[in-house]
RNA sequence: AACAAUCAUAAAGCGCCAGGACUAUUUUCUGAACGGAAAAAAGAAAAUAGUUGACGAGGAAGAAGGUUAUCGAAUUUUCGGCGGGUGCCUUCCGAUUGCACACUCCAGUCGUGAAACUUUUUCUUAAAACAGUGGGGUAACCUACUGCACAAAGGAAAAAAGUUGAGUGUAAA
Numbered sequence: 001a002a003c004a005a006u007c008a009u010a011a012a013g014c015g016c017c018a019g020g021a022c023u024a025u026u027u028u029c030u031g032a033a034c035g036g037a038a039a040a041a042a043g044a045a046a047a048u049a050g051u052u053g054a055c056g057a058g059g060a061a062g063a064a065g066g067u068u069a070u071c072g073a074a075u076u077u078u079c080g081g082c083g084g085g086u087g088c089c090u091u092c093c094g095a096u097u098g099c100a101c102a103c104u105c106c107a108g109u110c111g112u113g114a115a116a117c118u119u120u121u122u123c124u125u126a127a128a129a130c131a132g133u134g135g136g137g138u139a140a141c142c143u144a145c146u147g148c149a150c151a152a153a154g155g156a157a158a159a160a161a162g163u164u165g166a167g168u169g170u171a172a173a
Stems, first nucleotide, its partner, number of pairs: 014083004019079001020052011055072003062092006093111006100170006115164008123155002130147007
């Protein structure tokens, strides 16, 4: 130094990189014709080594399984691939809605903070990008600080108004 083992830390636009793109070096070819030889810019290919490869908002928790997992911003490679993941679906278990109660059905919604939907209003710090000033690197690029605006969805957030199946029986009016 490498490898192996153990321990600790770090996260969900999160982690990784064998494609691609870009950079550097070397080699070969083109450029390249003249009586002969040589040569530049630029370009192509190969090898080696690097660089890049998601900007925030939002989102969790009964059990098992499945699955290409929400929203917008951007001078859009934020392409492509792999892994993961708070999403979604199915079944089970549990809670609960269909405007008094009981019974029988039917149709749903959710996850222990356990119906949903419709309309209106309020709240919920966008960040990159961009510009400038530094640092590192031959370069591609990386990184720190300062300034500057502009979203959408969602929300066990707040307020108001409303909607949501059938049969039989009982009580009250």